This is a predicted structure of a 181-nucleotide RNA (Lysine riboswitch aptamer) from Cytobacillus horneckiae.
It was read from a public genome assembly, where an Rfam model found it.
The coordinates come from a structure-prediction model, not an experiment, and the mean pLDDT is 76.

RNA sequence: AGUGAAGGUAGAGGUGCGAGCUUCAUUAGUAAAAGUCUCUGAGAAGAUUGAGCUUCAUGGAAGAGCUUUGAAAGGGAAGGAUCGCCGAAGUGAGGAAAGACUCAUUGCUUUCUUUGCUGGUUCUGCAUUGAAUAAGUGCAGGAUUGUCAAGACUACGCCGUCUUGGAGUGCUAUCUCACUG
Numbered sequence: 001a002g003u004g005a006a007g008g009u010a011g012a013g014g015u016g017c018g019a020g021c022u023u024c025a026u027u028a029g030u031a032a033a034a035g036u037c038u039c040u041g042a043g044a045a046g047a048u049u050g051a052g053c054u055u056c057a058u059g060g061a062a063g064a065g066c067u068u069u070g071a072a073a074g075g076g077a078a079g080g081a082u083c084g085c086c087g088a089a090g091u092g093a094g095g096a097a098a099g100a101c102u103c104a105u106u107g108c109u110u111u112c113u114u115u116g117c118u119g120g121u122u123c124u125g126c127a128u129u130g131a132a133u134a135a136g137u138g139c140a141g142g143a144u145u146g147u148c149a150a151g152a153c154u155a156c157g158c159c160g161u162c163u164u165g166g167a168g169u170g171c172u173a174u175c176u177c178a179c180u181g
Stems, first nucleotide, its partner, number of pairs: 001180004006176006014086001016085004021079004032069004037065003043056004047106001049104004089118011119145011147166007
């Protein structure tokens, strides 16, 4: 000086990712509670269904109408705010545990774990969650951007431009180790 791949450290992409706090809008004049008002007349509640158990109920259940009071969670926006970061993070499938009266089934919420996919942002279509034309997720198709590789052009040393392709277990820099000269 070069090669290699193993390990360590520090970085870059940018409407970059995520968390919590405060405020605001929406959810919504909705849910819920009250009336001993009107109609109706036997069931109703405890996540769905079935079985059981408990509570309420012809002294009026559930439902509908009228009146009064009247939310919250999740999700969203702002802070030129704070913190943690660059598989940041998200998500599919499987397994385990806990939760809501008991058992079974299914689903939901939270935590842990195995494995797969996605470089980032954004737009459109379909599906799904959701109160939602908000937002999220999955699939497909575009645009854009960073990075590496190959090719072409200019330069001829870089740099730069264009085309194509790959993926973050990546890329850049640096240190250690091994090998070669």